[in-house]
RNA sequence: CGAGUUGACUGAACGGCCGCGGAUGGCAACAUCUGAGGAAAGUCCGAGCUUCACAGGGCAGGAUAGCGGCUAACGGCCGCCGAGGGUGACCUUAGGGAAAGUGCAACAGAGAUAUACCGCCUGAUUUUUCAGGUAAGGGUGGAAAGGCGAGGUAAGAGCUCACCGCUCUUUUAGGAGACUAAAAGAGCCUGUAAACCCUAUCCGAAGCAACGCUGACUCCGACAACACAUUUGCCCGAUGUGUCGGGAAAAGCGGCUGGAGCGCAUCAGCAAUGGUGCGCCAAGAUAGAUGGUCGUUCACGACAGAACUCGGCUUACAGGUCAACUCGCUUA
RNA sequence: CGGGGUGUAGCGCAGGUGGUAGCGCACUUGACUGGGGGUCAAGGGGCCGCAGGUUCAAGUCCUGUCACUCCGACCA
Numbered sequence: 001c002g003a004g005u006u007g008a009c010u011g012a013a014c015g016g017c018c019g020c021g022g023a024u025g026g027c028a029a030c031a032u033c034u035g036a037g038g039a040a041a042g043u044c045c046g047a048g049c050u051u052c053a054c055a056g057g058g059c060a061g062g063a064u065a066g067c068g069g070c071u072a073a074c075g076g077c078c079g080c081c082g083a084g085g086g087u088g089a090c091c092u093u094a095g096g097g098a099a100a101g102u103g104c105a106a107c108a109g110a111g112a113u114a115u116a117c118c119g120c121c122u123g124a125u126u127u128u129u130c131a132g133g134u135a136a137g138g139g140u141g142g143a144a145a146g147g148c149g150a151g152g153u154a155a156g157a158g159c160u161c162a163c164c165g166c167u168c169u170u171u172u173a174g175g176a177g178a179c180u181a182a183a184a185g186a187g188c189c190u191g192u193a194a195a196c197c198c199u200a201u202c203c204g205a206a207g208c209a210a211c212g213c214u215g216a217c218u219c220c221g222a223c224a225a226c227a228c229a230u231u232u233g234c235c236c237g238a239u240g241u242g243u244c245g246g247g248a249a250a251a252g253c254g255g256c257u258g259g260a261g262c263g264c265a266u267c268a269g270c271a272a273u274g275g276u277g278c279g280c281c282a283a284g285a286u287a288g289a290u291g292g293u294c295g296u297u298c299a300c301g302a303c304a305g306a307a308c309u310c311g312g313c314u315u316a317c318a319g320g321u322c323a324a325c326u327c328g329c330u331u332a
Numbered sequence: 333c334g335g336g337g338u339g340u341a342g343c344g345c346a347g348g349u350g351g352u353a354g355c356g357c358a359c360u361u362g363a364c365u366g367g368g369g370g371u372c373a374a375g376g377g378g379c380c381g382c383a384g385g386u387u388c389a390a391g392u393c394c395u396g397u398c399a400c401u402c403c404g405a406c407c408a
Stems, first nucleotide, its partner, number of pairs: 001328010012297007020035006037303001041314002044312005049207004061203005066080005081095001082093004096198002101196002103192003117138002119134006146164002149161003165188010211254004219246004227241005261280008298301001333404007342357004351388001359375006381397005
């Protein structure tokens, strides 16, 4: 210098005027402060919160699947192991069980989980054909009984042996563990579990349009019983108020934002993360605010707009910045 | 805002649990008719919304994504 890998950040800046939502102060006019994101998105997981259900247990259904850790929890994150890819930095990984059982494997092929089409060998008969043995060779297929060599045989075959590969078991060594290395023994029995299934662990359901409270205009019912007022002093009766119950406005209020919170420093840890100290309060609408305009500057501005709240994941994103690392070339 | 469903030929729809995709109408050609309609016969047209994965093999199974559509507010 060129080509890359990983991680983090940014995503126009400053000021004037006008306007909109919210909070505080004020009788009011008004003043002061404050007002979108890293994804506010998809709603894919996990929780808080609320209502309903619920003695206990089981079935069904769903989710997850190497080991250790983190966390309120998780299907998330961190570290490691195994497998795969890359020259490398590094990346990807639904990664238990096919030796419990069932299903499926189209077409092709003789045969698809057991098979003899061609070929080879033996016997019978013989010009042909039949019976048996055989998976070394041919052909089909994604897949055909681990590969190769030797022995062996009528011909062959892990049938036997050496070497290599893979699986399981045991022992030894290392490790917290998954696992790794070595030795010995047994075996090599197709694939598919993002087919049914088996094993282990976890899960009650719904969601803020959840849910709680108040309820006008004046609507409906009860007053058998009670109180008050009016109707003549009293009684009955009537009316009104009250009381009790219900309905009820696309009504109002709460839920609503101070929280598993954010920033900085420091400590423990490889890290995720946790502890301590100091500082901070940072939208809360309900037809729904976050905008317009002017001036200056630049690299001329991407995806995109809160609606109960958090922790993750996934998806979208012009351009720019920083850090660490890798490969190639050149120079010293 | 929350919860469900559906994307297959021009249109409307099928495709129990993976094996190479059909039905009806429409379209094209031919025959019957003087012509139209109608009937009969033959035929064309699809990469199953898009992308990735599992598998020998995906419309079908899994993940992501896009589009359309339905339901839920108070309701005795």
The prediction has a mean pLDDT of 77. Predicted 3D model of RNase P RNA and transfer RNA as a complex of 408 nucleotides. Rfam match: Bacterial RNase P class A. By type it is a ribozyme.